Model confidence (mean pLDDT): 83 of 100. This is a predicted structure of a 72-nucleotide RNA (transfer RNA) from an Anaerolineales bacterium. Rfam family: tRNA. It is annotated as a transfer RNA.
RNA sequence: GUGGGCGUAGCUCAAUGGCAGAGCGUCCGGCUGUGGACCGGAAGGUUGCGGGUUCGAAACCCGUCGCCCACC
Numbered sequence: 001g002u003g004g005g006c007g008u009a010g011c012u013c014a015a016u017g018g019c020a021g022a023g024c025g026u027c028c029g030g031c032u033g034u035g036g037a038c039c040g041g042a043a044g045g046u047u048g049c050g051g052g053u054u055c056g057a058a059a060c061c062c063g064u065c066g067c068c069c070a071c072c
Stems, first nucleotide, its partner, number of pairs: 001071007010024004018055001026042005048064005
C1' cells in the first nucleotide's frame, strides 16, 4: 500500500430499520451472630467520530480514527 473483520454500560457480549438489553462488577436493601453464597431493587450509554439515506438508523451508504487478520 491492497483486501477483510471488529468498535454498543466499568468488563465480556446481545440487539439483521421501530422502547438500547443481558451476564459479571458497583451501590442500596433482604437473609446471616459477622461475612460469603443466595434473593429483591437501583444507578450507569451522545452505540469510536463526522456526514448522508429514511417517517424512523446501533443496524443501510460515504468519509475518518483505533485495534486485529491476510496479502504485498